[in-house]
The RNA shown here (transfer RNA) has 77 nucleotides and comes from an Alphaproteobacteria bacterium. Rfam family: tRNA. Gene Ontology term of the family: triplet codon-amino acid adaptor activity. Rfam classes the family as a transfer RNA. Model confidence (mean pLDDT): 80 of 100. It was read from a public genome assembly. The source organism's lineage runs through Bacteria, Pseudomonadati, Pseudomonadota and Alphaproteobacteria.

């Protein structure tokens, strides 16, 4: 160098196809069951959806650039 693929709360992860309130599990805070742990129930708090643009009434979802990671392949040795 050429091709893919992937990027969303602290972690893993759907959500994208088909544009219409950003969501699920652990996990963290508070409450409350429990004489106390564990362990259960509820409730909340946490997001520039990698990043600049662009179309649109509206983009996490279409469309362009880049930017990081992986894969695969070519070239050098």
């Nucleotide at each position: 160098c050429g091709g893919a693929a992937u990027g969303u709360g602290g972690c893993g992860c759907a959500g994208u196809c088909u544009g219409g309130u950003a969501g699920c599990g652990c996990g963290u805070u508070c409450g409350c069951c429990u004489g106390g742990g564990g362990g259960g129930c509820g409730a909340a708090a946490g997001g520039u959806c990698g990043u600049g643009g662009g179309u649109u009434c509206g983009a996490g979802u279409c469309c362009c650039g880049c930017c990081a990671u992986u894969c695969c392949g070519a070239c050098c040795a």